c-di-GMP-I riboswitch aptamer from a Woeseiaceae bacterium, 110 nucleotides, folded computationally. The prediction has a mean pLDDT of 79. Lineage of the source: Bacteria > Pseudomonadota > Gammaproteobacteria > Woeseiales > Woeseiaceae.
[in-house]
This record gives sequence, structure tokens and C1' cells, in this order.
RNA sequence: GUUCGACAAAGGCAAAGCUAGCCAAAGUUAGCGACGCAAAGCCACGGGUCCUCGCUUCCUCCGCGACGUGAUAGCGCCACGAAGGACCCCAAGAUCGCCGGGCUGCCGGA
Repeated sequence: GUUCGACAAAGGCAAAGCUAGCCAAAGUUAGCGACGCAAAGCCACGGGUCCUCGCUUCCUCCGCGACGUGAUAGCGCCACGAAGGACCCCAAGAUCGCCGGGCUGCCGGA
């Protein structure tokens, strides 16, 4: 340096759930907690997936209502769901514990 991961040793991380904070949400942060993980360390680069709430029971669609965005001096009507592209679909956002890729790394074997 390459490759592999034993019922080795020393350590590490922490799913679901609960509590508290942030967020519209997906999600995230801290604590508790361990389902798992040899990169479950780091990077959203490619693909995938996800992204107001209630009525609502496991999900989806529709409807109604609430909240919000746009618009208005304001309210209502209307359109829309982070409200940008008319819609579909995408973008923005999230996820590296979905897969691939990139960077780095402990111990041990060959």
C1' cells in the first nucleotide's frame, strides 16, 4: 500500500419510542433509550424516497373546515400548500441508518 473482518482486545455510534427545543412539514438538536452498525465518520455529487393540520380508523383519493402563502388599504371571493416555474411534473428543502460515488479513519488477519 492492497484486500478481508474471528464469538480477539480497546473503544465508538445509536433505530423505534418517550421528554424538551427548532421547523409549515419532511426532518433536526439535546437527554433518556438500544433495533442494529466495521465506516451507522464526513460530503446531498448521481439515483430513490419524503415534505400543513383536523374531521379520519391502516393507507390513498375526494369533500368540508382550520392554519398559512399569493392577491387587497383591509375583509370577503379566488388560486395555491412554503406557496418559484399555470397544471402534470419539476425546483427549493430533508434524508449519507435507502442505494451508488467521493474524502478520511481504529484494531486485527492475509